RNA sequence: GGACCCGUAGUGUAGCGGUCUAACACAUUGCCCUGUCACGGCAAAGAUCACCGGUUCGAAUCCGGCCGGGUCCG
Numbered sequence: 001g002g003a004c005c006c007g008u009a010g011u012g013u014a015g016c017g018g019u020c021u022a023a024c025a026c027a028u029u030g031c032c033c034u035g036u037c038a039c040g041g042c043a044a045a046g047a048u049c050a051c052c053g054g055u056u057c058g059a060a061u062c063c064g065g066c067c068g069g070g071u072c073c074g
Base pairs, nucleotide, nucleotide: 001073002072003071004070005069006068007067010026011025012024013023018057028044029043030042031041032040051065052064053063054062
C1' cells in the first nucleotide's frame, strides 16, 4: 500500500429501513429481604448507535468519506 470484518450505555452483546421512545446480561444506585454480608426480589440512572455528509416520507440499519481496531495479502 491492497482486500475483508468490526466500531451501539462502565463492560460484553442484540438489533439487518418504520411496529415505542434502541433491547438483554453483568456492573452502578435506591428500596425490600437478612441479626449482618452475600444471594434473591423490585425499581432507577446510563448509549442522539466512532465522526462527517448523502439517499429516503422515515436510517443504528443503505451509500460515500474519514478516524480507530482486527485478520489476511504484498

The RNA shown here (transfer RNA) has 74 nucleotides and comes from a Candidatus Omnitrophota bacterium. Rfam family: tRNA. Rfam describes the family as follows. Transfer RNA (tRNA) molecules are approximately 80 nucleotides in length. NCBI's taxonomy places the organism under Bacteria, Pseudomonadati, Candidatus Omnitrophota. Model confidence (mean pLDDT): 81 of 100.